About this RNA
The RNA shown here (SAM riboswitch aptamer (S box leader)) has 123 nucleotides and comes from a Rhodothermales bacterium. NCBI's taxonomy places the organism under Bacteria, Pseudomonadati, Rhodothermota, Rhodothermia, Rhodothermales. The model forms 97% of the base pairs in the Rfam consensus. The prediction has a mean pLDDT of 79.

RNA sequence: AGCUCAUCCAGAAGGGCGGAGGGUUCAGGCCCUGUGAAGCCCUGGCAACCCUUGCGCGAGUCAGGACACCGCGCAUGAAAGGUGCCACUUCCUGCCCCGUUUGUGCACGGGGGAAGAUGAGCG
Numbered sequence: 001a002g003c004u005c006a007u008c009c010a011g012a013a014g015g016g017c018g019g020a021g022g023g024u025u026c027a028g029g030c031c032c033u034g035u036g037a038a039g040c041c042c043u044g045g046c047a048a049c050c051c052u053u054g055c056g057c058g059a060g061u062c063a064g065g066a067c068a069c070c071g072c073g074c075a076u077g078a079a080a081g082g083u084g085c086c087a088c089u090u091c092c093u094g095c096c097c098c099g100u101u102u103g104u105g106c107a108c109g110g111g112g113g114a115a116g117a118u119g120a121g122c123g
Stems, first nucleotide, its partner, number of pairs: 002122007013043005021032003026094004044086003049082002051077001053075006060067003090115001095112006
């Protein structure tokens, strides 16, 4: 590189450098941006994936009963550590299905998919 699983309408910004773009690619739309975009750095914060702590179950060991490690579930905490994140739902739509509606188109609402992001495990 790639594979699997989970989550993605909540939350959280100041400063320095920088100097024109940015919101994943493409298209359409809607936005942000010289009252300073991207990017980098510092500081601060958010959150709770890993994690902490407790309980239960499984597996395991041993003669009983107990229990560290391991796996899973539920609860808990944000003190420590590893990531991540800090405009707009992943900004919205695009492909499929359902409803409003008999058909088509459009619009709106709902569900799914694709793509993507992040984490954990594998590789």